Context: one part of a larger RNA
RNA sequence: GAGUAGCGAUAAAGCGGGUGAAAGGCCCGCUCGCCGAAAGCCCAAGGUUUCCUGCGCCACGUUCAUCGGCGCAGGGUGAGUCGGCCCCUAAGAUGAGGACGAGAGUCGUAGUCGAUGGGAAGCUGGUUAAUAUUCCAGCACCGACUUGGAAUGCGAUGGGGGGACGGAGAAGGUUAUCUCGGCCGGGUGUUGGACGUCCCGGUUUAAGCGUGUAGGCGUGGCCGGCAGGCAAAUCCGCUGGUCUUAGCUGAGGCGUGACGACGAGGGCUGGCUUGCCAGCCUGAAGUGAGUGAUACCCUGCUUCCAGGAAAAGCCUCUAAGCUUCAGUUCCAAGUUGACCGUACCGCAAACCGACACAGGUGGGCAGGAUGAAUAUUCUGAGGCGCUU
Numbered sequence: 001g002a003g004u005a006g007c008g009a010u011a012a013a014g015c016g017g018g019u020g021a022a023a024g025g026c027c028c029g030c031u032c033g034c035c036g037a038a039a040g041c042c043c044a045a046g047g048u049u050u051c052c053u054g055c056g057c058c059a060c061g062u063u064c065a066u067c068g069g070c071g072c073a074g075g076g077u078g079a080g081u082c083g084g085c086c087c088c089u090a091a092g093a094u095g096a097g098g099a100c101g102a103g104a105g106u107c108g109u110a111g112u113c114g115a116u117g118g119g120a121a122g123c124u125g126g127u128u129a130a131u132a133u134u135c136c137a138g139c140a141c142c143g144a145c146u147u148g149g150a151a152u153g154c155g156a157u158g159g160g161g162g163g164a165c166g167g168a169g170a171a172g173g174u175u176a177u178c179u180c181g182g183c184c185g186g187g188u189g190u191u192g193g194a195c196g197u198c199c200c201g202g203u204u205u206a207a208g209c210g211u212g213u214a215g216g217c218g219u220g221g222c223c224g225g226c227a228g229g230c231a232a233a234u235c236c237g238c239u240g241g242u243c244u245u246a247g248c249u250g251a252g253g254c255g256u257g258a259c260g261a262c263g264a265g266g267g268c269u270g271g272c273u274u275g276c277c278a279g280c281c282u283g284a285a286g287u288g289a290g291u292g293a294u295a296c297c298c299u300g301c302u303u304c305c306a307g308g309a310a311a312a313g314c315c316u317c318u319a320a321g322c323u324u325c326a327g328u329u330c331c332a333a334g335u336u337g338a339c340c341g342u343a344c345c346g347c348a349a350a351c352c353g354a355c356a357c358a359g360g361u362g363g364g365c366a367g368g369a370u371g372a373a374u375a376u377u378c379u380g381a382g383g384c385g386c387u388u
Base pairs, nucleotide, nucleotide: 013031014030015029016028017027018026032385033384034383035382040365041364042363043362046345047344050343051075052074053073054072055071056070060068061067080141081140082341083340084339086119087118088117092113093112094111098107099106100105122139123138124137125136126135142337143336144335145334146333147332148331149330150329151328152327153322154321158317159316160315161314166304167303168302169301172297173296174295178290179289180288181287182203183202184201185200186199187198204261205260208256209255210254211253215249216248217247220243221242222241223240224239225238226237228236229235262286265282266281267280268279269278270277271276272275305308351360352359367379368378369377
């Protein structure tokens, strides 16, 4: 220079009470304003204690601070079913032998790794200051092992099936959701009207199990034969005969789950700021119609050419072998299910940008009115008023 520029989106504040040395900024209440395909909610990545509570205010916070993502201390993350680990493979990596190279090394078979993909199984309610599909309550489910019973050809690193898949388009059936009526509870001041009218609030319930619907696919059984599936096969395939239209899949609904839970409201107790909070007890109705998805049936259907992963789990077939055993199948009971993640932020003041930075950051959810709409404007739940 200069007490100058600036104090980081013009979404906005006002009042009362509390705390305190001190209050425009903290806490509580009332009013006002802003977002509402987000400025709300849930995941992934990344961060790594920032979460909750108590005590603090030097520094950090573009001001103040009694407040804080700040300082100090204590507390907090509970799983057979969520995700990983595990089994399986893709691109890719690695690579016994091997090939090449003067060598370092490069390539590469078998194999081993490698998810962003495939593979068993959980829902609803309650609870904490802070975790919950993890704790608790209720009702479930899956795998392995053992035992008992019944039946019995079992057996793989091999064969076969299956897993198993593209784009576009269209239609139907549903549900989530919402709206209206009915029902339940409560209120109804001013002039009349009070078994009415109007207003406010509620009308919620899962997985599992049973049934097997709208719909989709579609023959199946038996008896023969066989140059294929690198051996074998009763399996798959091919090919005859005969009798048949079986069977598979499949949302939703209904029943059960549930004589339960939840539930507006009411009562009691306590606290204080006297109308709020917390705890306990009790607890009504809980139904019909319409609307309606980009969700489910649908890995379906139709159509097109550019013809749209693999392997394992799973089913089946036999080989070696075993065949009183072992093994396999069904039913029941019992036992068992380790380890790692789980707090919190997560379109952001906690991630990437030197900052509490108007930038950047993948996926899911999608109320009401308006409307073709996820546009627009207003609004619910919820969250904020952007730290002078």